A computed fold for a 73-nucleotide RNA from a Rhodocyclaceae bacterium, annotated as transfer RNA. The prediction has a mean pLDDT of 81. It matches the Rfam family "tRNA". Rfam links the family to the GO term triplet codon-amino acid adaptor activity.
[in-house]
RNA sequence: GGGUUGUUAGCUCAGUUGGUAGAGCAGCGGACUCUUAAUCCGUAGGUCGAAAGUUCGAAUCUUUCACAACCCA
Numbered sequence: 001g002g003g004u005u006g007u008u009a010g011c012u013c014a015g016u017u018g019g020u021a022g023a024g025c026a027g028c029g030g031a032c033u034c035u036u037a038a039u040c041c042g043u044a045g046g047u048c049g050a051a052a053g054u055u056c057g058a059a060u061c062u063u064u065c066a067c068a069a070c071c072c073a
């Protein structure tokens, strides 16, 4: 320098034709009793890496850029 994949909640990750963004863990509140804890119920939390384009509508399609991993030179 070129190519491929990836970037979504605090962490790890889903998201099947473009049509209201989700799960587990962690956090917070409560119940319970087996009490540094476990179990159960509830609850909060996201400009979907950034910008632009297409569209009635974009996490999803297109372009550029940033960052990470890998491959080639």
Stems, first nucleotide, its partner, number of pairs: 001072007010025004019056001027043005049065005